[in-house]
Order: sequence, then C1' cells, then structure tokens
RNA sequence: UGACCAUCCCGAGCGGCCGAGAGAUCUGGCUCAUUGACGCCGCAGCAACCCUGGCCCGUGCUCCAAGCGCUCGGCAAUAGGGUGCUACCGCCAGGGCCGAUGGAGG
Repeated sequence: UGACCAUCCCGAGCGGCCGAGAGAUCUGGCUCAUUGACGCCGCAGCAACCCUGGCCCGUGCUCCAAGCGCUCGGCAAUAGGGUGCUACCGCCAGGGCCGAUGGAGG
C1' cells in the first nucleotide's frame, strides 16, 4: 500500500502541556469547545480481533484413581502478550468500489 474476511450495539477516565476549533472527506443539520475541546505525553481503564499458557467440555491409553496424550469446542471461572479503543448509533441524513479497527497473507 491495492484487494480479501470480520466488526463498527454495548463498554471504558484522571493529571500535565498546547491554544482554536473538533466530531474522516463534501453538503444540510445537530452536539462538544477559553468553565479550554481536538491533539500530544504519563498513568489508569475497556474489551473488538489475534497469539500463548491455564482451566472447562469431549475422547484414547491405564491399575479406570492419579497421570500422559489427542482433536473439536468453550472462557461461565482466567493470566500474560500484540495491536486497538476510552462524548453523542461511524452523532444524524444524503452521496461514495466512503471511513475506521483487527486478522491472514501478497
């Protein structure tokens, strides 16, 4: 970085810095914003996807107990890691092979 697959309902804050717009883009609205939004940094939190361990379910061996192994599924009960996210249904609507995030590869 083009394409593919999946999701965009819910969930989650404080402090410091900056200083005027911000909510992807365009249009019409509507919200937030010097009682400093947005952005950046620190800590904290949430849980969308992926990885690992563990546990649960199933199953084989077995002295049918423990233990060891195996594949499918799960996380109700979990721990760590990689990203991501932490106003409002992607704020609402229209238009668009639109946008964002994750994954597996090229």